[in-house]
RNA sequence: AAUUGAAAAUGGCUACCUGGUUCGAAAGACCAGUUUCGCAAAGCCACCGGUCUAAGGGUGUUGUUUGAACUUAUGACAGCGGGGUCGCCAAG
Numbered sequence: 001a002a003u004u005g006a007a008a009a010u011g012g013c014u015a016c017c018u019g020g021u022u023c024g025a026a027a028g029a030c031c032a033g034u035u036u037c038g039c040a041a042a043g044c045c046a047c048c049g050g051u052c053u054a055a056g057g058g059u060g061u062u063g064u065u066u067g068a069a070c071u072u073a074u075g076a077c078a079g080c081g082g083g084g085u086c087g088c089c090a091a092g
Stems, first nucleotide, its partner, number of pairs: 003091003012039002017033005023028001037079001043085003047082003050077003056072004061067001
């Protein structure tokens, strides 16, 4: 140092649920509470695939208006997979 996570130690995170927000169109985010669903990167980064949302744009219906429908990421998910990057403990 590659590699590995069987055992051990110190700690960490927090899905779901509940309450909330001068956040957001929504998806979602954030804060607080609980902690066992789980995680050895469940730290960080949307580069690839995937998934969610569709304000705005486009298509389009209608005599007109309101409005339905379809489509689209420039929005989001890093706890969907891959990749990148930094890192704790132990084995080695």